[in-house]
RNA sequence: AGAGUUUGAUCCUGGCUCAGGAUUAACGCUGGCGGCGUGCAUAACACAUUCAAGUCGAACGAACGAGAGCAGUAAUGUUCAAGUUAGUGGCGGACGGGUGAGUAACGCGUGAGCAACCUGCCUCUGUGAGUGGAAUAACUGCCGGAAACAGCAGCUAAUACCGCAUGAAGCAUCAUUGUCGCAUGACGGAGAUGCCAAAGAUUUAUCGCACAGAGAUGGGCUCGCGUCCGAUUAGGCAGUUGGCGGGGUAACGGCCCACCAAACCGACGAUCGGUAGCCGGACUGAGAGGUUGACCGGCCACAUUGGAACUGAGAUACGGUCCAGACUCCUACGGGAGGCAGCAGUGGGGAAUAUUGGGCAAUGGGGGAAACCCUGACCCAGCGACGCCGCGUGAGGGAAGAAGGUCUUCGGAUUGUAAACCUUAGUAAGCAAGGAAAAGAAGAAGAUGGUACUUGCAGAGUAAGCCACGGCUAACUACGUGCCAGCAGCCGCGGUAAUACGUAGGUGGCGAGCGUUAUCCGGAUUUAUUGGGUGUAAAGGGUGUGUAGGCGGGACGGCAAGUCAGGUGUGAAAUUUAUGGGCUCAACCCAUAACCUGCAUCAGAAACUGCUGUUCUUGAGAGUCGGAGAGGUAAAUGGAAUUCCGGGUGUAGCGGUGAAAUGCGUAGAUAUCCGGAGGAACACCGGUGGCGAAGGCGAUUUACUGGACGACAACUGACGCUGAGACACGAAAGCGUGGGGAGCAAACAGGAUUAGAUACCCUGGUAGUCCACGCUGUAAACGAUGAACACUAGGUGUGGGGGAGCAAUCUUCCGUGCCGCAGUAAACACAAUAAGUGUUCCACCUGGGGAGUACGGCCGCAAGGUUGAAACUCAAAGGAAUUGACGGGAGCCCGCACAAGCAGUGGAGUAUGUGGUUUAAUUCGAAGCAACGCGAAGAACCUUACCAGGACUUGACAUCCGGGGAAGCCAGCGUAAUGGCAGGUGUGCCUUCUUAUGAAGGAACCCCGAGACAGGUGGUGCAUGGUUGUCGUCAGCUCGUGUCGUGAGAUGUUGGGUUAAGUCCCGCAACGAGCGCAACCCUUAUGAUCAGUUGCUACGGAAGAGCACUCUGGUCAGACUGCCGUUGACAAAACGGAGGAAGGUGGGGACGACGUCAAAUCAUCAUGCCCCUUACGUUCUGGGCUACACACGUACUACAAUGGCGCAAACAAAGGGGAGCGAAGCCGCGAGGCGGAGCAAAUCCCAAAAAAUGCGUCCCAGUUCAGACUGCAGUCUGCAACCCGACUGCACGAAGAUGGAAUUGCUAGUAAUCGCGGAUCAGCAUGCCGCGGUGAAUACGUUCCCGGGCUUUGUACACACCGCCCGUCAAACCAUGGGAGUCGAAAACACCCGAAGCCGCUUGUCUGACCGAAAGGGGGACGGCGUCUAAGGUGGGUUCGGUGACUGGGGUUAAGUCGUAACAAGGUAGCCGUAUCGGAAGGUGCGGCUG
Repeated sequence: AGAGUUUGAUCCUGGCUCAGGAUUAACGCUGGCGGCGUGCAUAACACAUUCAAGUCGAACGAACGAGAGCAGUAAUGUUCAAGUUAGUGGCGGACGGGUGAGUAACGCGUGAGCAACCUGCCUCUGUGAGUGGAAUAACUGCCGGAAACAGCAGCUAAUACCGCAUGAAGCAUCAUUGUCGCAUGACGGAGAUGCCAAAGAUUUAUCGCACAGAGAUGGGCUCGCGUCCGAUUAGGCAGUUGGCGGGGUAACGGCCCACCAAACCGACGAUCGGUAGCCGGACUGAGAGGUUGACCGGCCACAUUGGAACUGAGAUACGGUCCAGACUCCUACGGGAGGCAGCAGUGGGGAAUAUUGGGCAAUGGGGGAAACCCUGACCCAGCGACGCCGCGUGAGGGAAGAAGGUCUUCGGAUUGUAAACCUUAGUAAGCAAGGAAAAGAAGAAGAUGGUACUUGCAGAGUAAGCCACGGCUAACUACGUGCCAGCAGCCGCGGUAAUACGUAGGUGGCGAGCGUUAUCCGGAUUUAUUGGGUGUAAAGGGUGUGUAGGCGGGACGGCAAGUCAGGUGUGAAAUUUAUGGGCUCAACCCAUAACCUGCAUCAGAAACUGCUGUUCUUGAGAGUCGGAGAGGUAAAUGGAAUUCCGGGUGUAGCGGUGAAAUGCGUAGAUAUCCGGAGGAACACCGGUGGCGAAGGCGAUUUACUGGACGACAACUGACGCUGAGACACGAAAGCGUGGGGAGCAAACAGGAUUAGAUACCCUGGUAGUCCACGCUGUAAACGAUGAACACUAGGUGUGGGGGAGCAAUCUUCCGUGCCGCAGUAAACACAAUAAGUGUUCCACCUGGGGAGUACGGCCGCAAGGUUGAAACUCAAAGGAAUUGACGGGAGCCCGCACAAGCAGUGGAGUAUGUGGUUUAAUUCGAAGCAACGCGAAGAACCUUACCAGGACUUGACAUCCGGGGAAGCCAGCGUAAUGGCAGGUGUGCCUUCUUAUGAAGGAACCCCGAGACAGGUGGUGCAUGGUUGUCGUCAGCUCGUGUCGUGAGAUGUUGGGUUAAGUCCCGCAACGAGCGCAACCCUUAUGAUCAGUUGCUACGGAAGAGCACUCUGGUCAGACUGCCGUUGACAAAACGGAGGAAGGUGGGGACGACGUCAAAUCAUCAUGCCCCUUACGUUCUGGGCUACACACGUACUACAAUGGCGCAAACAAAGGGGAGCGAAGCCGCGAGGCGGAGCAAAUCCCAAAAAAUGCGUCCCAGUUCAGACUGCAGUCUGCAACCCGACUGCACGAAGAUGGAAUUGCUAGUAAUCGCGGAUCAGCAUGCCGCGGUGAAUACGUUCCCGGGCUUUGUACACACCGCCCGUCAAACCAUGGGAGUCGAAAACACCCGAAGCCGCUUGUCUGACCGAAAGGGGGACGGCGUCUAAGGUGGGUUCGGUGACUGGGGUUAAGUCGUAACAAGGUAGCCGUAUCGGAAGGUGCGGCUG
């Protein structure tokens, strides 16, 4: 510091996601040691049990009392007494410890203030402590109660309580005086009057006591500033705000009360609602910030819930009191007791958080004179990898690169120096011995702890896991699985070859941990102060006037609020940072310094801002003069046109459309003429012309009226800009009331169109459109561009003024357009009318959808407007531009594409292929063009892959091994056949040995056996190679360098011509090149030359001869727009001509660019993977592929006279031939048979060419046309023609008389027509591939159909229009609104009741101290009453939440229904507002926009 993800690709906008750090964490797997920290975040839920606040006998009486003394014989009495302690009394229980419920507050933080206050213990100072009195606990007796706890009577002490005295430096009042303060007032002097005190103890040294003053400490109160979210909370408030007088308090104060006034707070956010303890700090971040408030520290609040006071220096009191509520416990049922949010601990809740431990040794606290006592504060230990830090699990050597594992192309690679093995140190753990510092400042005192640490001992021995490995992101293979199981942070993996799932091997990362989840910051400049935007991506308010607010021209002076610099105080400590130091290091701890960016205050400065004073004129305004204008309002007037009415002329139609119909018209329309009525709108001028703030404004005239502009410069003197709220205006539609109504026209009706047509088209037609008054307040209200000011090249139009000039023209101001530089911008574009450069103010935006919806508020008569969410859901949505593709967009061009022609197909019969059906099987494939006489150049068996049945299992075929045998030949039984069973004959070739008989081994071949394996026309053409089709023989497809562009890309390749052609020429930021085109190849047309047999003949025949000709086949020539002319641009080229056998590519063929169609083929072949293995392999017989209601394709033959039939008699080319072609001759009507010459073929044969030609016949008929079908008889091939061949003869003689819609081929030796040959093949073509014979017609032309090429345009398409995509309906799920209600919670309010308690009153009862001789009084307590008041009750509303029959829309969901709205001119351009209608998208009307 960035990365992934929208697209075919690009740039941008923009969201989502990731990599980092952190945590009071939890979960999963794993786990050796130590140090330092840390540990209920949830139920402020309930709590068993122990402990957590006592202490003082030097305050007091009393009791007990070790022990001692005295008397006594003893019992006992008596004296002293350490010590213990229930009670009275004192101090402390207001600290320490816990928790964060409440609290949005002077609660907290920070800084001030109190002239308005208190302060026990502590320190200092001064003074004093005189004299009396009355009680009461304890105790004793009686007595109630289960208990808790009381009651009555009696006795007693005090540092407990009370009276009096003394008393000012104290307090209060009065008058007087000095100083000070902004003020209320404060401080001080002297005077008068009134008032208030005490306590003792004792070891004799002290400790206490009272009053007063001062200090310190701790508190109380007040104020400035700061302190979360919501305006869908905008008004709140009655003790409320202030005053006067009281009360109360330590003290100010409506704190409380009576009276008076009506204030006070609030857009600088009151009130209300929600949430929350605040801070030092912590985490993160470059910082600014954001988040947070565990541990430690400061403050606050609370102590079961609510209320209340008492005591006290201090509390409205966690381990005190009283009352009320809830809960728990005890009970003898009458009553009582309790409060862990102290430390442990329990239950519960929860994903989750520890021991009912040790010690007061240290630090600190309470009491005490002290010893000392108490202290779950604290110090320690225990548990938890919860966090941070440190250490270890060994180190060195070691290649046979071991074994094993994994992968493998089978060679090897890798695990891997890793292990084994050798050598070795010894940390941690273990055992043993010793054993601290901390520990002091005078002494004692150590829980931790026999711990840390030191030394010794043994020996690699006791110690490694977790996650990941598609990209981001370091790390790859195999197997399994097969859109399953699963993964996933985002993009996305998985549908049979998964580096993405699971496992294994390997690798990477971290390491006693590693991952996951959750949360925060970061990345995110994605709320933008630093540091963003608003023409089209989200975003400028519809427009103006103007309030608050913000900002504001020049000069001079003053002040000092902001600002700047300096000083002072404060900003606690800890934390952080730096340096140094201490634990072996580190974490941790200590010291010093910095920092704490803040606040307050003091004295300064005066540039800038501010305030104030004076002044200026350029901003702004006013004035005078002038011209322009659809600016506004009202009134009046005018002509053209439509419609209607009346009349005339006139007759059969009019009208309307793509075509029609509805409609109107013989009751006289339309047309035409005249007259009249009425309403609405104002042609031409008219213009990217004018005016207005916008909406908007268009005949003419008048009246009233707003604004802008120009000229002048002698007025005012910053009066300005912007503008939240507010107010005003605001198209169309719509609403209300009343008019008006010609035309037009939502709705509606009818006619068409259509599958339908709630539309587009047509005929009608009502609201409305018009006027007046009122409402509504929205539009694509747009320049999709807020207002104002200043600055920043030019050029060219136009509207209104001014100046100069005779004029042309120049110049200046204000408006309004276009082009264009710099600059800006993602690009498009903007560019003085900025989207440039700056300033000021306002408005608005922060992913898409949900949704401008819901709820609430405000406005409206309503329609509705305005303000305006959330749940949920997606990983995109979007802008601009690029390349394609597409368009029922445009332009140019080509093609038998159309047109012009010829012949067909579609009708018939037959052949053949296909579909379908059938079948045991009818094997399989091919499927628009580009499947269908296709694979198949030939299914009777075979082929054959299919079916039925019979057989075989190392196999029909290949290689290897063992045994036997040569191979082979003959032929038997049996079978449907194969298989099966059984016999005979025969011994070969090579090498070696040899007794020359033979033996052994080997090669080929056969049989038997075992296993490795064979085999598969089984699957996948969507795993593949190869081959092929197609666009298309269309003219295209690309590259290098350069240039342009941020980039995808563009340029080149576009443009002007031309061509069959990206063919060529010219031009051009391009210059070149490649694959295609063309040419080179074959064939054909002419000639030359060479060669000539089997060919040919100028030889009468043969032989022979010859090679001129025909012909054959080698080599050449020839054609190149080369020549001439015209046109063209002086080009390319086109047109015409000459010559020539041939002329503009001469004809034909082969040849097929980059690519498209997951096109075809696993059944030609090859091949990965999967599958079968006594079968999905092999073999045999028979059947099937030949079926047949039917449908389609391709052909053949016909329908006849341009013909059929008969007779006669011509002319080819190209081929084939040995298991072959087969002549002559003979036989047969014929197919054919007999026959066998010749020929491996320019020699012989197939072989007859046919149409044509000549002569004859038929005479337009279902025929002398046509030949299907059928019968009989035959021929040939073949093991075999039944299913199922071809041919012959005779007989039979069907449909068919030129073919509907539709559709095919062909542009010349072509179509049409005629025959011939070949491949395959035993036999079997109407098919296929070739060959020649005869031999036409037509093309004006490119409007249209089809296909294609180039350019351009639009696009929401890119799987690319067979695209994309909208809405209703149906189904499932999810969240949500409304909802008769219902349940709960909260905060107030009104009323009732009213505990305890303070306060007030008091007639009742009681009463020690004081007064009084007494009576009695004073004072007090209890009781009673009253105010206040918690809980409780009642009530109506408010707010929030849960739930709710039903209901509304929304979202999501591979393959549901209906349509086709949008994207192309999307087939009616789309969209916005509004109204209306319709199953639905949507349609229509009115106005607007161009996106």
Molecule: small-subunit ribosomal RNA
Organism: uncultured Eubacteriales bacterium